The part of an RNA shown here (large-subunit ribosomal RNA, domain I) has 524 nucleotides and comes from a Candidatus Woesearchaeota archaeon.
It matches the Rfam family "Archaeal large subunit ribosomal RNA". The family is grouped with related families in Rfam's "LSU clan". The family has 91 seed sequences and 2,955 matches in Rfam 15.1. Rfam links the family to the GO terms ribosome and structural constituent of ribosome.
Taxonomically the source falls in Candidatus Woesearchaeota (Archaea, Nanobdellati).
Its mean pLDDT, the model's own confidence on a scale to 100, is 81.
It was read from a public genome assembly.

Context: one part of a larger RNA
RNA sequence: CUAGUAGGUGGAUGACUGGGCUCAAGAGGCCGACGAAGGGUGUGACAAGCUGCAGUAAGCUUCGGCGAGCCGCAUGUAGGCUUUGAACCGGAGAUGCCCGAAUGAGACUUCUCAAUAAAUCCGAAAGGAUAGGGAACGCAGGGAAUUGAAACGUCUUAGUACCUGCAGGAAAAGAAAUCAAACGAGAUGCUGUUAGUAAGAGCGACCGAACACAGCAAUAGGCAAACCGAAUCUUGCAUGGAAACAUGCAAGGGAUGUGGUGUUACAGGACUGUCUUUUAGCCUGUGCCAGCCAACGAGAAGUGCGCUGGAAAGCGCUGCCAAAGAGGGUGAUAGCCCCGUAUUGGUAGACUGGCGUGGUGUGACAGAAUCCUGAGUAGCGUCUCUUGGAGAUGAGGCGUGAAUUUGGGAGGCAUCAACUUCCAACCUUAAAUACUUCUUGAGACCGAUAGCGUACAAGUACAGCGAUGGAAAGUUGAAAAGAACCCUUAACAGGGAGUUAAAAGACUCUGAAACCUACUAGUC
Numbered sequence: 001c002u003a004g005u006a007g008g009u010g011g012a013u014g015a016c017u018g019g020g021c022u023c024a025a026g027a028g029g030c031c032g033a034c035g036a037a038g039g040g041u042g043u044g045a046c047a048a049g050c051u052g053c054a055g056u057a058a059g060c061u062u063c064g065g066c067g068a069g070c071c072g073c074a075u076g077u078a079g080g081c082u083u084u085g086a087a088c089c090g091g092a093g094a095u096g097c098c099c100g101a102a103u104g105a106g107a108c109u110u111c112u113c114a115a116u117a118a119a120u121c122c123g124a125a126a127g128g129a130u131a132g133g134g135a136a137c138g139c140a141g142g143g144a145a146u147u148g149a150a151a152c153g154u155c156u157u158a159g160u161a162c163c164u165g166c167a168g169g170a171a172a173a174g175a176a177a178u179c180a181a182a183c184g185a186g187a188u189g190c191u192g193u194u195a196g197u198a199a200g201a202g203c204g205a206c207c208g209a210a211c212a213c214a215g216c217a218a219u220a221g222g223c224a225a226a227c228c229g230a231a232u233c234u235u236g237c238a239u240g241g242a243a244a245c246a247u248g249c250a251a252g253g254g255a256u257g258u259g260g261u262g263u264u265a266c267a268g269g270a271c272u273g274u275c276u277u278u279u280a281g282c283c284u285g286u287g288c289c290a291g292c293c294a295a296c297g298a299g300a301a302g303u304g305c306g307c308u309g310g311a312a313a314g315c316g317c318u319g320c321c322a323a324a325g326a327g328g329g330u331g332a333u334a335g336c337c338c339c340g341u342a343u344u345g346g347u348a349g350a351c352u353g354g355c356g357u358g359g360u361g362u363g364a365c366a367g368a369a370u371c372c373u374g375a376g377u378a379g380c381g382u383c384u385c386u387u388g389g390a391g392a393u394g395a396g397g398c399g400u401g402a403a404u405u406u407g408g409g410a411g412g413c414a415u416c417a418a419c420u421u422c423c424a425a426c427c428u429u430a431a432a433u434a435c436u437u438c439u440u441g442a443g444a445c446c447g448a449u450a451g452c453g454u455a456c457a458a459g460u461a462c463a464g465c466g467a468u469g470g471a472a473a474g475u476u477g478a479a480a481a482g483a484a485c486c487c488u489u490a491a492c493a494g495g496g497a498g499u500u501a502a503a504a505g506a507c508u509c510u511g512a513a514a515c516c517u518a519c520u521a522g523u524c
Stems, first nucleotide, its partner, number of pairs: 001522008014509001015475002019446002021443006028436002030133002038099003041054003045077002049073002060093006069081003104113003119130004137168001138166005148155001152202001178185002189216004200206001220428003223374001227260002231258001233252008265405001267373004271367005281360003287355005293349001296345003302318001303334001304317004319336002321325001327339003379400007407423005462469002482508001485496003
């Protein structure tokens, strides 16, 4: 050196999983001055960490469930609690230090000084409201660059990332001054398709719709004005009433208009006349019925024989249940041992719906004239942004600036006429849609260098002044039965003895390779 053997080291592999990942559903989707989210500090007989809790401090009260044990992780000692029902689980309540929107003043020393007190808005006052937080989703205000164009400036990336504001469980949009095309459709949103089409573009790179069609889901309403002219609303009090509501008084809002009427395009309404009358909708205490929501309850059938074994759920034989042969556990693989499963029950207190009672609440037709129907708006010019939108998308700045039913807008160049279609310059609106911090369930997902960064005291230890960065680390055994006692030793280690199926011996399952040691053989 090579080969082998026996050890060591090391922690791969195998097996496992209290963790993750993804998807689906939710009849889940807000919390907060009644002090949140998030922290600090305390709190145990002994108590460093995590968890819980808050000077009533691993807890207090009450109602319900459960039924024999309990005093968290955490297996110890001590001391206690409990069938007069503990522990545990569910509902409701009490307590709830300091910081934090933090709010008496001042700090950032999570403290101090004071003594009932922040600011803003509404209100005479009493009193009420706002703020701050939240994973993603939404709307709006701002708004890049890397990149691509094989350079680069228009362009693209992209109205993306990011910043800010605001809101909700969704938001936004939404009831045609819309499309269409000579036929017609009938609010919005989302999906498929139209279609990588029409269009735009240093016509380069690229960018890029709509109508129609097929689906999901469905819902329509209210003002301004004409006319009437306080007939109206809010708060408080009184009376009646179960309440809704009605009546009265006072104060406030309100003639710069509360309320009634009325709201459209084949024009409609006001107005005038005639006729008819109380229904749609909404609100409403007790009661009745139904649904839904807690812990939780009931829930079939072998612990039969023999064999192996440390152990039977395995093997052989022989039974039973099944609306239950999903799954998990139990000393190996159990329908019938345990928890469960199919099925079924349960309700304190709310919520929802219906019935019922009462209250509040009207419509139809015809018609000549007159009146009304959203103005610095529509339109036009110009500049800028945006858009596929080109002179024909949408928006803004500046300038100019209409019409009034014999009216006005649109119909992808302008103008005129005809035709078709709609009625702007006011407001509200469910569902289908988006997302997933949360709850539940599932998986031809991962199985500890994987899967979340974290299966473990993980956003921890540690690094950094800070913003921020950010790990490693799972497995004895069925049961601690965790090795009494003896020897050696300062101790660790070790040798006996003992436990166990087996030392699997706590650096604990399995225990590969590299690497190290010893021995044997060969060769030099």